[in-house]
Context: one part of a larger RNA
RNA sequence: UCAUGGCUAAGGAAUUAGGCAAACUGACCCCGUAACUUAGGGAUAAGGGGUCCUCCCGUGAGGGAGGCGCAGAGAAAUGGCCCAGGCGACUGUUUAGCAAAAACACAAGGCUUUGCGAAAUCGAGAGAUGAGGUAUAAGGCCUGACACCUGCCCGGUGCCGGAAGGUUAAGAGGAGGCGUCACCGCGAGGGAAGCGCUGAAUCGAAGCCCCGGUAAACGGCGGCCGUAACUAUAACGGUCCUAAGGUAGCGAAAUUCCUUGUCGGGUAAGUUCCGACCUGCACGAAUGGUGUAAUGAUCUGGACGCUGUCUCAACCAUGAGCUCA
Numbered sequence: 001u002c003a004u005g006g007c008u009a010a011g012g013a014a015u016u017a018g019g020c021a022a023a024c025u026g027a028c029c030c031c032g033u034a035a036c037u038u039a040g041g042g043a044u045a046a047g048g049g050g051u052c053c054u055c056c057c058g059u060g061a062g063g064g065a066g067g068c069g070c071a072g073a074g075a076a077a078u079g080g081c082c083c084a085g086g087c088g089a090c091u092g093u094u095u096a097g098c099a100a101a102a103a104c105a106c107a108a109g110g111c112u113u114u115g116c117g118a119a120a121u122c123g124a125g126a127g128a129u130g131a132g133g134u135a136u137a138a139g140g141c142c143u144g145a146c147a148c149c150u151g152c153c154c155g156g157u158g159c160c161g162g163a164a165g166g167u168u169a170a171g172a173g174g175a176g177g178c179g180u181c182a183c184c185g186c187g188a189g190g191g192a193a194g195c196g197c198u199g200a201a202u203c204g205a206a207g208c209c210c211c212g213g214u215a216a217a218c219g220g221c222g223g224c225c226g227u228a229a230c231u232a233u234a235a236c237g238g239u240c241c242u243a244a245g246g247u248a249g250c251g252a253a254a255u256u257c258c259u260u261g262u263c264g265g266g267u268a269a270g271u272u273c274c275g276a277c278c279u280g281c282a283c284g285a286a287u288g289g290u291g292u293a294a295u296g297a298u299c300u301g302g303a304c305g306c307u308g309u310c311u312c313a314a315c316c317a318u319g320a321g322c323u324c325a
Base pairs, nucleotide, nucleotide: 001320002319003318004317005316006315008313010311011310014309019306027051028050029049030048031047036041038145052067053066054065055064056063057062068072080304082302083301084300085299086298087296088295092104093103108143109142110141111140112139113138114137120129121128122127146291147290148289149288151221152220153219156218157217158214159213160212161211162210165209166208167207171203172202176198177197178196179195180194183190184189222240223239224238225237226236249283250280261277262276263275264274265273
């Protein structure tokens, strides 16, 4: 000097990104216990008191009398607590070896496919899973307890339905053309049948075009100008565009750039926090919206208690370091 324990005057988070670490609390009995609430909880809430030994009484719980110590759950083990907010309802699950979470799952809700030799999946197939199940079942996708709800748009993409018309493959079809050649012709050339090559019209499905439907399918949900008897603002009007122009609710938010927005609260002092406002750069309704008791080794802010985290360090024990062997 370091490590691991232990103790500490006064102060008590001044430390620090942050009470990280440590300390406080702790068992059992009695009293007592708030907001809120899904009436179960919250709750060991919080906050108080008691606990040893001897004798007597009592079946016993216990009661009475007395005694000792600084200290009686005499050691060890054994919750610190409260207020408020975000997120996820919850118990669970996860990156074996940097992440345990707000991620995944979940009960519950919805859409969709599937009538059974089911759909879906594996396999070349046989066959198998689904399932020795049968729509209260099975598969896919999304949301994610519960409460209140879930608005408008089908123009694009997808899916479903439709079949009149347009387009359209192989195939069918075979007009016509070319080659060859008997033959004809003095020659140039013409050229039947056959064989070969090619090949127009016409007939040809689904699909696409087309016509409808569908958003808890993928997705989307405007701009400019004017207007009220102070000013300001605009219930109102005009105009352009769109498939339709964002409804309820929420809102500087896990979303707000400007921004430490403004106001209020908390502090002596608060870029964080809480409550509001709304000017939402760029919230918004199962890519769910807003709440919510309970819950969390979650995240954020505050208070009490407590402490060597700190002011500011000191001492003790053990081990290492150092010297010698």